[in-house]
Context: one part of a larger RNA
RNA sequence: CUGGGCGUAAAGGGCGAGAAGGUGGUGAAAAAAGUUCUUCCUUAAAGCCUCUUGGCCCAACCAAGAGGAAGGGAAGAAUACUAUUUCACUAGAGACCGGCAGGAGCCAGCGGAACGGUCGGUGUAGGGGUGAAAUCCGAAGAUAUCGACCGGAACGCCGAAGGCGAAGGCAGCUGGCUAGGUCGGUUCUGACACUGAUCUCGCGAAAGCUAGGGGCGCAAACCGGAUUAGAUACCCGGGUAGUCCUAGCUGUAAACGAUGGAUGCUAACUUUGGGGAGUUUCGACCCUCUCCGAGGUAAAGCUAACGCGUCAAGCAUCCCGCCUGGGGAGUACGGUCGCAAGGCCGAAACUC
Numbered sequence: 001c002u003g004g005g006c007g008u009a010a011a012g013g014g015c016g017a018g019a020a021g022g023u024g025g026u027g028a029a030a031a032a033a034g035u036u037c038u039u040c041c042u043u044a045a046a047g048c049c050u051c052u053u054g055g056c057c058c059a060a061c062c063a064a065g066a067g068g069a070a071g072g073g074a075a076g077a078a079u080a081c082u083a084u085u086u087c088a089c090u091a092g093a094g095a096c097c098g099g100c101a102g103g104a105g106c107c108a109g110c111g112g113a114a115c116g117g118u119c120g121g122u123g124u125a126g127g128g129g130u131g132a133a134a135u136c137c138g139a140a141g142a143u144a145u146c147g148a149c150c151g152g153a154a155c156g157c158c159g160a161a162g163g164c165g166a167a168g169g170c171a172g173c174u175g176g177c178u179a180g181g182u183c184g185g186u187u188c189u190g191a192c193a194c195u196g197a198u199c200u201c202g203c204g205a206a207a208g209c210u211a212g213g214g215g216c217g218c219a220a221a222c223c224g225g226a227u228u229a230g231a232u233a234c235c236c237g238g239g240u241a242g243u244c245c246u247a248g249c250u251g252u253a254a255a256c257g258a259u260g261g262a263u264g265c266u267a268a269c270u271u272u273g274g275g276g277a278g279u280u281u282c283g284a285c286c287c288u289c290u291c292c293g294a295g296g297u298a299a300a301g302c303u304a305a306c307g308c309g310u311c312a313a314g315c316a317u318c319c320c321g322c323c324u325g326g327g328g329a330g331u332a333c334g335g336u337c338g339c340a341a342g343g344c345c346g347a348a349a350c351u352c
Stems, first nucleotide, its partner, number of pairs: 003324004007306002012320001014203005021195003025089006033082002035078008048068008092192001093189003096185005104178007111155001115151008126137002163170002208249006217243002222238004260319006268297011301308002325352003334345004
């Protein structure tokens, strides 16, 4: 170097953009680097392969003889494939024009319900809570109810197996700014493509950290009341960080579809979101076809089984990441990043 694998057994990087590298559509021409063939040279001995013989009882092993291969070099020839150069193409990719859908992102403004509070009205003895209670609140007038005002957080119904996004994630309404997708046309460019290393940059739930604000409700810690043998819990009454905003940091997760990305091919049926065409009609619906997305059932095939099955875990190609018995251990050491918490890279002895 070579093997087999990665949904659940060990194994897909949390996600994206890209530099190096690897890989790469159709036709023609040139040249001949890789490649193939021929001839020659070389390749000490040993070694490797074939044949023949011999020595240890045989064999392995060793020795002798003959031939050969792989390797290096030169010359000549071939041109299918790969690479190179040139010319051309449009099926990949991109641009353009016209539509469409969307909780995609950022910023600003606005709204109603609920909740808590303050003030006022009505009103009187309870309220609250639980399995049952108690702590707790209430004659300084609670609970209930009506009105006014203040505050913060979250957006009921629509709402869906539904939509959008690379992932994390995204939901009241309106406006502004920004990005992506898809359909139809087929006007343009002409391979401009795919992937992408511990190589760089960016994004990245929750919790946590720094500074400043904010704080209704909820609520780690904490304090009470219960329960219990005990109860550092589950239940109840309180309650601080936090949860919210701004700026910065952290960089993790069952970051999951436990399934990397791209391309092509391979039965059907059905539901649903978006677009187009046809048919019909006054128009729309229905129906048929088609493209893109999200689900269900299943042929073939695959799979250890479960299951997957045109959104593949089927059949193939390209590129990346990763695995190689359990524990020790995601530890130690070292390096690096971080304010810290800690993150990333990541062993061994020993043991079964």
This is a predicted structure of a 352-nucleotide part of an RNA (small-subunit ribosomal RNA, central domain) from a Candidatus Parcubacteria bacterium. The source organism's lineage runs through Bacteria, Bacteria candidate phyla and Candidatus Parcubacteria. Model confidence (mean pLDDT): 87 of 100.